This is a predicted structure of a 73-nucleotide RNA (transfer RNA) from Candidatus Kaiserbacteria bacterium RIFOXYB1_FULL_46_14.
Model confidence (mean pLDDT): 82 of 100.
Rfam family: tRNA. By type it is a transfer RNA. About the family: Transfer RNA (tRNA) molecules are approximately 80 nucleotides in length.

């Protein structure tokens, strides 16, 4: 140099053959206890990595870019 994968909540990580963006854990509030854990409930948290392009409608599909990993030279 070139080929590939990957960015989604604070953290680990699903998700859609284009139509409402979730789960665990963690954070907050109630319940429960004598209290404190665990356990139950409920609540907030998210420009889906940037710009752009199809498109009635992009987190999903295309193209550049940044950044993480791997591979080849």
């Nucleotide at each position: 140099g070139c080929c590939g994968u990957c960015u989604u909540a604070g953290c680990u990580c699903a998700g859609u053959u284009g139509g409402c963006a979730g789960a665990g854990c963690a954070u907050u509030g109630c319940a429960u206890u004598c209290g404190u854990a665990a356990c139950g409930c409920a609540a907030a948290g998210g420009u889906c990595g940037a710009c752009a392009g199809u498109u009635c409608a992009a987190u999903u599909c295309u193209g550049u870019c940044a950044g993480a990993c791997g591979g080849c030279u």